[in-house]
RNA sequence: GAACGAAACGGCAAACCGAUCGCGAGGUCGGGGCGCAAAGCCAUGGGGCUCCCGCAGGGAGCUCGCCAGGCUGCCGAAC
Numbered sequence: 001g002a003a004c005g006a007a008a009c010g011g012c013a014a015a016c017c018g019a020u021c022g023c024g025a026g027g028u029c030g031g032g033g034c035g036c037a038a039a040g041c042c043a044u045g046g047g048g049c050u051c052c053c054g055c056a057g058g059g060a061g062c063u064c065g066c067c068a069g070g071c072u073g074c075c076g077a078a079c
Stems, first nucleotide, its partner, number of pairs: 001079001004076002011036002016031006034065001040071003044068003047063007
């Protein structure tokens, strides 16, 4: 230095449970801990999902812990 990922400190938090918001996908908070080196942020492209309509289709949404892209970032064995 890093396009790499050993260790440590610290961080995040799936399923499930409780509360709450939403028609719903799902969100938030608490418990929990499967996992994560971007499982930090952005719905830009694709995918998945929900609701609605006058349904070859269209509209409004959800998901970044599905993939890609963009922005930012801790540590430093091996390399």